[in-house]
RNA sequence: CCAGACGGCUGGAUGAUCGCUGCCUGACUUCGGUCAGGUGGAGGAAAGUCCGGGCUCCAUGAGGACAAGGUGCCGGAUAACGCCCGGCGGGGGCGACCCCAGGGAAAGUGCCACAGAAAACAAACCGCCGGCCUUCGGGCCGGUAAGGGUGAAAAGGUGCGGUAAGAGCGCACCGCGCGGCCGGUAACGGUCGCGGCAGGGCAAACCCCACCUGGAGCAAGACCAAAUAGGGACGGCACCCCGGGUUUCGGCCCGGAAAUGUGUCUUCACAUCGCCGUCCGGGUCGGUCGCGCGAGGCGCAGGGCGACCUGCGUCCCAGAGGAAUGAUCAUCCAACUGUGUCCGCACAGUGGACAAAACCCGGCUUAUAGGCCGUCUGGCACU
Numbered sequence: 001c002c003a004g005a006c007g008g009c010u011g012g013a014u015g016a017u018c019g020c021u022g023c024c025u026g027a028c029u030u031c032g033g034u035c036a037g038g039u040g041g042a043g044g045a046a047a048g049u050c051c052g053g054g055c056u057c058c059a060u061g062a063g064g065a066c067a068a069g070g071u072g073c074c075g076g077a078u079a080a081c082g083c084c085c086g087g088c089g090g091g092g093g094c095g096a097c098c099c100c101a102g103g104g105a106a107a108g109u110g111c112c113a114c115a116g117a118a119a120a121c122a123a124a125c126c127g128c129c130g131g132c133c134u135u136c137g138g139g140c141c142g143g144u145a146a147g148g149g150u151g152a153a154a155a156g157g158u159g160c161g162g163u164a165a166g167a168g169c170g171c172a173c174c175g176c177g178c179g180g181c182c183g184g185u186a187a188c189g190g191u192c193g194c195g196g197c198a199g200g201g202c203a204a205a206c207c208c209c210a211c212c213u214g215g216a217g218c219a220a221g222a223c224c225a226a227a228u229a230g231g232g233a234c235g236g237c238a239c240c241c242c243g244g245g246u247u248u249c250g251g252c253c254c255g256g257a258a259a260u261g262u263g264u265c266u267u268c269a270c271a272u273c274g275c276c277g278u279c280c281g282g283g284u285c286g287g288u289c290g291c292g293c294g295a296g297g298c299g300c301a302g303g304g305c306g307a308c309c310u311g312c313g314u315c316c317c318a319g320a321g322g323a324a325u326g327a328u329c330a331u332c333c334a335a336c337u338g339u340g341u342c343c344g345c346a347c348a349g350u351g352g353a354c355a356a357a358a359c360c361c362g363g364c365u366u367a368u369a370g371g372c373c374g375u376c377u378g379g380c381a382c383u
Base pairs, nucleotide, nucleotide: 001379002378003377004376005375006374007373008372009371010370012332013331014330015329016328017327018326020041021040022039023038024037025036026035027034028033043354047365048364050363051362052361053360054359055217056216057215058214060269061268062267063266064265065264066263068213069212070211071210072209073087074086075085076084088102089100090099091098092097103208104207108206109205110202111201112200125148126147127144128143129142130141131140132139133138156174157173158172159171160170161169175197176195177194178193179192180191181190182189183188221289222288223287224286231280232279233278234277235276236275237274241256242255243254244253245252246251259272260271261270296315297314298313299312300311301310302309303308333352335350336349337348338347339346340345
């Protein structure tokens, strides 16, 4: 100097004028508000609604089982997570680094198009070897899976021996399975031994295993005020029963049983005294709260490889309700283009991305003009 990998920050600044809005203070008020001053006012993704929670309400709650859904190597961190950190294994890259829907295929079922002889109860197209026959072209029988072909994948791979020709047929190494020892919290790694060995892939196929899980959501919900019709019709189940008390003998009260109440079943407890479904019709669509002090921000110190944790100090940094946070001008700044250049720069033009809170927080994913910083890898040149 060029190329690359990973991480972080920023994403316009200043001034003037006018305007909007939350809160506080003061004055005025026709009580509707008005004026003045002070102070604050949109993101790193506010987006997607993909995860996890806080919060609110509901289902009656607790235990057990099943179903449904989610996660899937090990260990951490966290309020929690499927996120994040560190490690292991596999794959890609010269490398820095990046990627993995990463448990189980010897529990079972299923799929692998076409091509090919054959894709699992596996198989013999060409070929090789042996025997017999032969019109000398070849035919038949037996053996074979080393060579060739098809394919993403074909009876584990390479080599040596052996054989009629071959084949784990035998041997060595690798692979696979099982076991011992060592290291590591563990995933796993190393090493030694035994075994000729259950042909492969797919579980983001069904399935098996381990762990986790109520539902709905701020249009949740709470309060105030006001109004109406405590409305009507139909269907189904139940309305039955037992005991006690009372009675004006019509009945009433209490307990039990039954029924109803969870995605399903079951045990216990609790609540109700009817439950379920369909259709028609009526009222309110007003106001206040929820609404921002938080798993909060920032700084410093300590612990930790790190995610993060602990302590101390400091700060309050939007709250609308059809939805405020803006507009104009000037200068500067970043970038691009053109002209000139005394190479310091000057002038002119274009032009600053993705984009907008609506209960809040921790993540992930997606979009992003321009600018800056740090660490590392590869290459070239010089010394």
Bacterial RNase P class A from a Rhodospirillaceae bacterium, 383 nucleotides, folded computationally. Model confidence (mean pLDDT): 76 of 100. NCBI's taxonomy places the organism under Bacteria, Pseudomonadati, Alphaproteobacteria, Rhodospirillales, Rhodospirillaceae. Its Rfam family is "Bacterial RNase P class A". Rfam classes the family as a ribozyme.